[in-house]
RNA sequence: CAGGACGACACGGGAGAGACCGGAGGUCGCGAGACAUCCGGCGCCGACGGAGCAACCGCCCCGGAAACUCUCAGGCACCCAGGACCGUGCCGUCCGG
Numbered sequence: 001c002a003g004g005a006c007g008a009c010a011c012g013g014g015a016g017a018g019a020c021c022g023g024a025g026g027u028c029g030c031g032a033g034a035c036a037u038c039c040g041g042c043g044c045c046g047a048c049g050g051a052g053c054a055a056c057c058g059c060c061c062c063g064g065a066a067a068c069u070c071u072c073a074g075g076c077a078c079c080c081a082g083g084a085c086c087g088u089g090c091c092g093u094c095c096g097g
Base pairs, nucleotide, nucleotide: 001097003095004094005093006092007091009089010088011087012086013085018042020041021040022039023038024037026035027034028033043076044075045074049072050070051069052068056064057063058062
């Protein structure tokens, strides 16, 4: 000095599923209605979290293990938020040449 691995931060990309049904009161409106919230119901989603099995791996007693599976939590028009993962930048630690 280049490269690689891991982690933090910043930016960008980033899916899925009921504009469902009933009830309650609230706000706006002359009214018809509209909007959001709460409760209940059934239906659904999985890429935060959680749990389960397991290929495989290890220091092999035992342990680590998924984007698979289950949906407890969470979520289900658009928007907002969240979002595994990917890319870029920068910082730190480590490993090589």
Glycine riboswitch aptamer from Methylobacterium oryzihabitans, 97 nucleotides, folded computationally. RNAcentral holds the sequence, with entries from Rfam. The prediction has a mean pLDDT of 81.